[in-house]
Context: one part of a larger RNA
RNA sequence: CACCGCCCGUCACACCACGGAAGUCAUUCACACCCGAAGCCGGUGGGGUAACCGCAAGGGACCAGCCGUCUAAGGUGGGGGCGAUGACUGGGGUGAAGUCGUAACAAGGUAGCCGUAUCGGAAGGUGCGGCUGGAUCACCUCCUU
Numbered sequence: 001c002a003c004c005g006c007c008c009g010u011c012a013c014a015c016c017a018c019g020g021a022a023g024u025c026a027u028u029c030a031c032a033c034c035c036g037a038a039g040c041c042g043g044u045g046g047g048g049u050a051a052c053c054g055c056a057a058g059g060g061a062c063c064a065g066c067c068g069u070c071u072a073a074g075g076u077g078g079g080g081g082c083g084a085u086g087a088c089u090g091g092g093g094u095g096a097a098g099u100c101g102u103a104a105c106a107a108g109g110u111a112g113c114c115g116u117a118u119c120g121g122a123a124g125g126u127g128c129g130g131c132u133g134g135a136u137c138a139c140c141u142c143c144u145u
Stems, first nucleotide, its partner, number of pairs: 003108001005105001008101002011098001013095004018090003023085003027081003031077004039070001041068004047063003052059002111132009
């Protein structure tokens, strides 16, 4: 580069990150149930035994064995957390080029904006309420010269 200006949204294209998503995979946490090694502890101990008692028989003590509680690992089930991935899907960002219109900026050609309802390819339109950060014209009040 100053209205041959500025500028809004949909759409198309490209790229980027993010969200949703039937699920899939991995990891982790606790829970319920099943199973349950070794070991401690408890029970039992009809089997066993050198030390203690006893002349002896036997007793005591201890042990094997058996039973139980606790319990590692393992298994089953339904959950919680976290991560990866996921057809499809949602908007967002960026893009000197594209499509449709022209909403806003000058009274932007219906003043604009805010809230809300509703409608519409899109900007947006309409209704109701509110604001002036509205131009113009007229009037009123006040201030200055």

Predicted 3D model of a 145-nucleotide part of an RNA (small-subunit ribosomal RNA, 3' minor domain) from Wylensekiella montiformis. The source organism's lineage runs through Bacteria, Bacillati, Bacillota, Negativicutes and Wylensekiella. Model confidence (mean pLDDT): 82 of 100.